[in-house]
RNA sequence: GAGUUUGAUCCUGGCUCAGAACGAACGCUGGCGGCAGGCCUAACACAUGCAAGUCGAGCGCGAAAGUCCUUCGGGGCAAGUAGAGCGGCGGACGGGUGAGUAAUGCUUGGGAAUCUACCUAGUAGUGGGGGAUAACGUGUGGAAACGCACGCUAAUACCGCGUACGUCCUACGGGAGAAAGCAGGGGAUCUUCGGACCUUGUGCUAUUGGAUGAGCCCAAGUCGGAUUAGCUAGUUGGUGGGGUAAUGGCUCACCAAGGCGACGAUCCGUAGCUGGUCUGAGAGGAUGAUCCCCCACACUGGUACUGAGACACGGACCAGACUCCUACGGGAGGCAGCAGUGAGGAAUAUUGGACAAUGGACGAAAGUCUGAUCCAGCCAUGCCGCGUGAAGGAUGAAUGCCCUAUGGGUUGUAAACUUCUUUUAUAUAGGAAGAAACCUCUGGAUUUAUCCAGAGCUGACAUUACUAUACGAAUAAGCAUCGGCUAACUCCGUGCCAGCAGCCGCGGUAAUACGGAGGAUGCAAGCGUUAUCCGGAUUUAUUGGGUUUAAAGGGUCCGUAGGCGGAAUUUUAAGUCAGUGGUGAAAGCCUGCAGCUCAACUGUAGAACUGCCAUUGAUACUGAAAUUCUUGAAUAUAUAUGAAGUGGGCGGAAUGCGUCAUGUAGCGGUGAAAUGCACAGAUAUGACGCAGAACACCAAUUGCGAAGGCAGCUCACUAAUGUAUUAUUGACGCUGAGGGACGAAAGCAUGGGGAGCGAACAGGAUUAGAUACCCUGGUAGUCCAUGCCGUAAACGAUGAUUACUCGGUAUUAGUCUGACUAGUGCCUAAGCGAAAGUGAUAAGUAAUCCACCUGGGGAGUACGCUCGCAAGAGUGAAACUCAAAGGAAUUGACGGGGGCCCGCACAAGCGGUGGAGCAUGUGGUUUAAUUCGAUGAUACGCGAGGAACCUUACCUGGGCUUAAAUGUGACCGGACAGACUGUGAAAGCAGUCCUUCUUCGGACUGGUCUCAAGGUGCUGCAUGGUUGUCGUCAGCUCGUGCUGUGAGGUGUCGGGUUAAGUCCCAUAACGAGCGCAACCCUCACUUUUAGUUGCCAUCAUUAAGUUGGGCACUCUGAAAGAACUGCCAGUGAUAAGCUGGAGGAAGGUGGGGAUGGCGUCAAGUCCUCAUGGCCCUUACGUGUUGGGCUACACACGUGCUACAAUGGCAUCUACAACAGGAAGCAAAACGGCAACGUUAAGCAAAUCCCGAAAAGAUGCCUCAGUUCGGAUUGCACUCUGCAACUCGAGUGCAUGAAGCUGGAAUUACUAGUAAUCGUGGAUCAGCGUGCCACGGUGAAUGCGUUCCCGGGUCUUGUACACACCGCCCGUCACACCAUGGGAGUUGGUUCUACCUUAAGGCAAGGUUUUAAACCCUUGACCACGGUAUAGUCAGCGACUGGGGUGAAGUCGUAACAAGGUAACC
Repeated sequence: GAGUUUGAUCCUGGCUCAGAACGAACGCUGGCGGCAGGCCUAACACAUGCAAGUCGAGCGCGAAAGUCCUUCGGGGCAAGUAGAGCGGCGGACGGGUGAGUAAUGCUUGGGAAUCUACCUAGUAGUGGGGGAUAACGUGUGGAAACGCACGCUAAUACCGCGUACGUCCUACGGGAGAAAGCAGGGGAUCUUCGGACCUUGUGCUAUUGGAUGAGCCCAAGUCGGAUUAGCUAGUUGGUGGGGUAAUGGCUCACCAAGGCGACGAUCCGUAGCUGGUCUGAGAGGAUGAUCCCCCACACUGGUACUGAGACACGGACCAGACUCCUACGGGAGGCAGCAGUGAGGAAUAUUGGACAAUGGACGAAAGUCUGAUCCAGCCAUGCCGCGUGAAGGAUGAAUGCCCUAUGGGUUGUAAACUUCUUUUAUAUAGGAAGAAACCUCUGGAUUUAUCCAGAGCUGACAUUACUAUACGAAUAAGCAUCGGCUAACUCCGUGCCAGCAGCCGCGGUAAUACGGAGGAUGCAAGCGUUAUCCGGAUUUAUUGGGUUUAAAGGGUCCGUAGGCGGAAUUUUAAGUCAGUGGUGAAAGCCUGCAGCUCAACUGUAGAACUGCCAUUGAUACUGAAAUUCUUGAAUAUAUAUGAAGUGGGCGGAAUGCGUCAUGUAGCGGUGAAAUGCACAGAUAUGACGCAGAACACCAAUUGCGAAGGCAGCUCACUAAUGUAUUAUUGACGCUGAGGGACGAAAGCAUGGGGAGCGAACAGGAUUAGAUACCCUGGUAGUCCAUGCCGUAAACGAUGAUUACUCGGUAUUAGUCUGACUAGUGCCUAAGCGAAAGUGAUAAGUAAUCCACCUGGGGAGUACGCUCGCAAGAGUGAAACUCAAAGGAAUUGACGGGGGCCCGCACAAGCGGUGGAGCAUGUGGUUUAAUUCGAUGAUACGCGAGGAACCUUACCUGGGCUUAAAUGUGACCGGACAGACUGUGAAAGCAGUCCUUCUUCGGACUGGUCUCAAGGUGCUGCAUGGUUGUCGUCAGCUCGUGCUGUGAGGUGUCGGGUUAAGUCCCAUAACGAGCGCAACCCUCACUUUUAGUUGCCAUCAUUAAGUUGGGCACUCUGAAAGAACUGCCAGUGAUAAGCUGGAGGAAGGUGGGGAUGGCGUCAAGUCCUCAUGGCCCUUACGUGUUGGGCUACACACGUGCUACAAUGGCAUCUACAACAGGAAGCAAAACGGCAACGUUAAGCAAAUCCCGAAAAGAUGCCUCAGUUCGGAUUGCACUCUGCAACUCGAGUGCAUGAAGCUGGAAUUACUAGUAAUCGUGGAUCAGCGUGCCACGGUGAAUGCGUUCCCGGGUCUUGUACACACCGCCCGUCACACCAUGGGAGUUGGUUCUACCUUAAGGCAAGGUUUUAAACCCUUGACCACGGUAUAGUCAGCGACUGGGGUGAAGUCGUAACAAGGUAACC
């Protein structure tokens, strides 16, 4: 920096990612070289080999093989060699490991009471004796390891004596204590002929210094836990012995009672420490492999010896475990050295070469030894470098893969092809540096030592590095990823499966997220994954965070330690600052230069090492010391205030109870009731008495108190605060870990008290239930005294104190006049804040101190401890689990929230539905099929405006394989069609007859095959189009501006008004768009024009507007006018508008229609059509027969007809409108009872036809299952049609069912409307009670908006946003996981006491002639071991407790809205 909480936003906050690193491991892959690195696990066990020896110039001994000679006995050389032994030096270094150790360690810096082999400088010595002992020899024990006895012998082995410059001890008189030789050379002298002696070198002794190394002491620093708070008897100190190289309780005796600890003792856990390494801007954090320093350890535990140095990795003794040998009697061993083996593990190499170099031990030296070291081997483990070719080459080749809209795209300059190069690999040849010495030789100088110069000799690596030549593009590319973060996209497969996943998440039939492919991206001999650490994370915040509401202020005050602290002066110099000196090892980091061809790597020089110590200065600030001051603080005086506290006294109202009285039937209670009380006299009323508790009015936005809290009046005591004026003290102050005191309610204990109220409990209701809400009772309690508890949403969710910082206003106290001071509130500026908000009573600006927070859950739980009589309180985790949890604000939606408004929404009316029969649709059932869809409102007389066949999509049977259209290519034919026959249910199949043109190229036509079709098959949740609904509701938005961090807001809100976001006014908004309205159609009026098929007033005429005539009227067509709150009055803000009126055909939208904003319902439709994808292709396609869609116990919706007299029947007679008509409408006439039939005029229509309008009038019927009602059924017919059985409509005669106005419930309608009456049309051969239209007759009611439903707007709450059909809580049941308790059991660890005590040193005693030593005995100490008690930490544990997580389980509905009883502590 990014992703992730939300519909969106800002914030808080966690989780996750991108980076770097690594002793790494795993997966896939792998060309070369350089440099580095390589058991992180079992400090587990180890076969085998090697890793520490050396010295003959300290000493005594001393072979053999071999070879030569031989007298065959032997001798010489090998050879004083090998070898062992005595002795010296070294085995305390080098090498390994990190178990232990939180300080006997390490780091830094100091210190005094010490030692130091070899090395170095100096001083002084190195005389003279002695006795042993290994080796060796002899004997002997044992399996072995290993001894034993006797005898011989040497020394630089050992011991006396002498000497003593230094040295040590001392009582200052004195006393003590050494030594070793060896080698080279040699003139004289001596000689036992070995030498002595001299000299040189080396060694030795004593001592003083140095250097090096080591021991000791001090200060500071050095992990976590307080759920470890007290620890300590040699403990702390002193005196005196002992001990040590040395100080010291190191040890012992005595004395004193100290020492350490909240600045964290003690205890527990973990851990080698540092230089450094990784990361980071830094501060920090993590880490301590390789290299270097220090420490510790060497199978485990203990112990000492030797030595300069060890309590000793490749030494010793003892004990233990383990392994091995054994003759069973005894012995041996220690890879955490280098290799190597087994085991463990995800995992870590060769039983290599050489001492050539560097270094070490010994030696005079040559030299020997050296798994230190230098090299090589293995491993992509890491870092660095190189390569796998380079240039050209577009028909953007072909093929292939992939994609595609089939045109093409991509792979891709990639390839081919042309030219060039040869690093690397391979082969051959040459070939360094690392080597300089020692030593030998030569020469020179000097003193024979020694030094210098030259020459010679020495290489594991090494078939080295490097160079040259040859060869030929020849020998060399993978891995991961491609949804976002994060660079890189398509196809196929799969279908919540398989799987992916770091987080968010992806997968349920179109997956850029799974698997494969093509392509792309990134890195590259590597690439990914996993583990770990730092970073990002300012997410522990010193740098650099917070605490009103997100996690977080302690309930309040007092006060200890601590922290911080007013003004002035002086001194000091601890902090602070500066200079200088020492130190801060080297390596590493950084910089310069240099060496490997570069780099990694290495060398060299510098810088740095931010630190510590010492010293010299400075003195502003802080500290310390001292002296002053008054402003902080306190005291005194005066005055004032108050429900401040404690104790006592007094009071009235109310309530209850008691007594008496009046009085009679109810009272009480609720939404409604009931339980309860009451004729044994209640309730009510009056009087009197008693009891306990609380204190109306005053009363307030008031006051007081540290908080909790405090209210009748009064008295006493106590405390606090304000104001005023001076005076006094002189910083006496602030905060405050631990600590102390106070601390609502409830609760506990004891004793009182008990009127009312009232947990528990009982009863009555409510309810599906009701362990509740409501009602009637009622115990504890509430009250008092004393003692505990110590918690609350103890809240201003805001710690205390001090100072500073705009205004306005109210109130309390003082003064009272204003001002001022101290409180208590409200509004507001700047500022602050995520915002809400806060704002002199800060959440502003600063300072001091304390408390607290670090994701949600688990959990304020468990365990432990403290307190408590108990209840419980305080302190306070982890495992596990999630990717969120949360704050504020925004827009919606919702509310059994509120305000306003509207609608046939209710109300007021009228008529229905729901009951009957039938029609029709649906569900269900049935069926071979009953095709499919629609299915709350918004499906159900819906798609369908018309299923006998067809339609038809369904079923049965039997067929076909391409109907129709359009072509391409190939082959065959001259037909095809038509007619006829057979078969068949038809479709079809089979057969017969008939059968072109031609310029011979072909045309035309038919058949077959291929491509191509077809599908009412699936997906309306892939879609277009279209439709329903909210809703003809008044809303939905935009530009610019303003405002807010932002989502957003404003505009669109407010006051009026309207049918309306309609209009007006106001206004940080001004305008605009889609909607509303208007424009359009129609009806109602008028005028003009035109009059045929229309009309007829006037004039003729007729049976008749029939005809002449006319166009005045009706009517029709076209055009125009007309209505706009225009006028008047009232009202209203003088506005918009509203009310009433006039005129007018029409009046406030004149009636009706068309017209449907942004969007919602993944609403409906793939079966109207179109269309992506999938599926079928002799079938899910296409013909065809018959059937089905018409079934029928039942349920529902929509209708028709009725139940009758406002009616039925019969007769008679007026007045319509909209329409339709040629495969049609049909007049008229005739026939038939009728449906209808026959003949047929007229009419493609204001001309003809349909065509009769019906309700109406008159008569009869007279309340009945009827002259109501017409279902059902029988017979006979008519029409349509190929066909009327399943399954049409109609007619006549006969039959004459249910039904007497319809339960709960429910629906339409506000005027030419409902109701009622008929008429027409579409579809259509025929068929409707349906649908769409038309006119006739023609009402009732509307107080009004409380309620039901729906909607709009403003506001409010919200834990909802899939939006209340939301969200969400707890028990129970099931599965899994971790965890607490748990009778107990197993193991680790620790303390204490006791027992036993090895090796060992110490002490005492003994033996020996005294001493020393050896030996013997004893004592205390002491490892391991044992016994007992106790603590602590783990494992397991029947059973048990809660917790978490799980698919759609069960029961309820606690919370979120007034969540339906406000919620919460």

The RNA shown here (small-subunit ribosomal RNA) has 1465 nucleotides and comes from an uncultured marine bacterium. The RNAcentral record of the sequence draws on ENA. The coordinates come from a structure-prediction model, not an experiment, and the mean pLDDT is 83.